This is a predicted structure of a 157-nucleotide RNA (Lysine riboswitch aptamer) from Photobacterium gaetbulicola.
RNA sequence: GUAGAGGCGCGCUGCCUAAGAGUAACCGAGCAGAGGGUGAUACCUGUGAAGCCGGAGAAAGGAGUCAGCGCCGAAGUGACUGCAGCUAUCAACUCAGUCGCUGGGUCUGUGUCGAAUAGGCACAGAACUGCCAUAGUAUUUACCUAUGGAGCGCUAC
Numbered sequence: 001g002u003a004g005a006g007g008c009g010c011g012c013u014g015c016c017u018a019a020g021a022g023u024a025a026c027c028g029a030g031c032a033g034a035g036g037g038u039g040a041u042a043c044c045u046g047u048g049a050a051g052c053c054g055g056a057g058a059a060a061g062g063a064g065u066c067a068g069c070g071c072c073g074a075a076g077u078g079a080c081u082g083c084a085g086c087u088a089u090c091a092a093c094u095c096a097g098u099c100g101c102u103g104g105g106u107c108u109g110u111g112u113c114g115a116a117u118a119g120g121c122a123c124a125g126a127a128c129u130g131c132c133a134u135a136g137u138a139u140u141u142a143c144c145u146a147u148g149g150a151g152c153g154c155u156a157c
Stems, first nucleotide, its partner, number of pairs: 001157004007072001009071006016064002026055003030052002035044002039090003075102008084094002103129002106126008131149006
């Protein structure tokens, strides 16, 4: 370099579902009477704020099932960078790049993000699982046990 393996394996896309939410925004010749709003600055408001009543009523981010597709550093995450996207602007977020960390999934606890009892992430713990090394271990092969290691690994060529 090429081809592969791990398994409740990883990611993406689409449909649908619940939730978000009877919320936001909107409408009223209704009540009321000074606040409202943003992460922040703006901004709105006696030409009537919040709240209440009546009407009508979303979406995004996040999640799950199924199907399809691409895969096995799959990918995730943190920090930093930016004449990128988004925004009225900044932050956040998205995207791109660089570097660090994580073999893989499961469960429990704590923290954090989140509307969330969902789910993600970080840390700690538990058993499990694949691989390799060393020892038990011996003629070979296979198996088993213990300890250790990390994907910069392992197998084949």